[in-house]
RNA sequence: GCCGGUAUAGCUCAGUUGGUAGAGCGCCUCAUUCGUAAUGAGGAAGUCCGUGGUUCGAAUCCGCGUACCGGCACCA
Numbered sequence: 001g002c003c004g005g006u007a008u009a010g011c012u013c014a015g016u017u018g019g020u021a022g023a024g025c026g027c028c029u030c031a032u033u034c035g036u037a038a039u040g041a042g043g044a045a046g047u048c049c050g051u052g053g054u055u056c057g058a059a060u061c062c063g064c065g066u067a068c069c070g071g072c073a074c075c076a
Base pairs, nucleotide, nucleotide: 001072002071003070004069005068006067007066010025011024012023013022019056027043028042029041030040031039049065050064051063052062053061
C1' cells in the first nucleotide's frame, strides 16, 4: 500500500424487513438478615466511532475518514 472483519450502557455482547435502542454482569435504592453474602422488588446509566449522503424516517443502506484485529504485498 491492497483486501476483509470489528466499533451499540461502566464491562461482555444481542439488535430480524429501515419504523419507540435492548440483555447479562456491574452500579444505586428498598425489602429480607444481629450483620454480610445470597435472594427478591424497583431505578439510574446511550453523540449506536466521526462525518457527509439516500429516505417521510438510518444503529441498520451508500461514500469518505479514524481506531483495533486478520490476510496479502512491498522493504533500502